[in-house]
């Protein structure tokens, strides 16, 4: 000087970088629910089916009108904290919850797997949603590395790769 490895250390990317929590705001929504009246006349609620429970002729569902009137998930902003596979998606699964069983759903943890990041058009999913977000397609931009070309250089252009990446340091091994 080069190569290679690491439960190592520090760091960069950017439509406010990412997530969690606090507070606030809008949406949700004049909705659900509750109450009153009206018509009605036997069912209704509990995620679905079955069981159970509860309400119900002292009037169920449903209809119309009136009064009152939320919340959660999701979003944005603010501050704080932890951070740069931050994190997000998908699948499987433990535990807990939704009255019991099965299914399903939600929360939580674990494992595997995919994605470097952002944006426009389009398609689809979640969603109350024209918000937001996820996946896919096409294109653009951007960070990074490799190769090639141009240039004294700074840098520029082309092609390609993936975060198991990249930069710097340290340490070990190894080659000259």
């Nucleotide at each position: 000087a080069g190569g290679u490895a690491g439960u190592u250390u520090a760091g960069a990317g950017g439509u406010u970088g990412c997530a969690g929590c606090u507070u606030u705001u809008a949406u949700g929504a004049g909705u659900a629910g509750u109450c009153c009246a009206u018509u009605g006349g036997a069912g209704a609620a509990u995620g679905a089916g079955g069981g159970g429970u509860u309400c119900u002729g002292u009037g169920a569902a449903a209809u119309u009108g009136g009064a009152u009137g939320g919340a959660a998930g999701g979003a944005a902003a603010u501050g704080c904290u932890g951070c740069c596979g931050a994190a997000g998606g998908a699948a499987a699964u433990u535990g807990c919850g939704g009255u019991c069983c099965u299914c399903c759903c939600g929360c939580u943890g674990u494992u595997u797997u995919c994605u470097g990041g952002u944006c426009c058009c389009g398609a689809g999913g979640u969603a109350a949603a024209a918000a937001a977000u996820c996946u896919c397609c096409c294109g653009a931009c951007u960070g990074u590395c490799a190769u090639c070309a141009a240039g004294u250089a700074a840098u520029u252009g082309a092609u390609g790769g993936a975060g198991c990446g990249c930069u710097a340091a340290c340490u070990g091994c190894u080659u000259u």

The RNA shown here (Lysine riboswitch aptamer) has 176 nucleotides and comes from Firmicutes bacterium UBA5454.
The coordinates come from a structure-prediction model, not an experiment, and the mean pLDDT is 76.
It was read from a public genome assembly, where an Rfam model found it.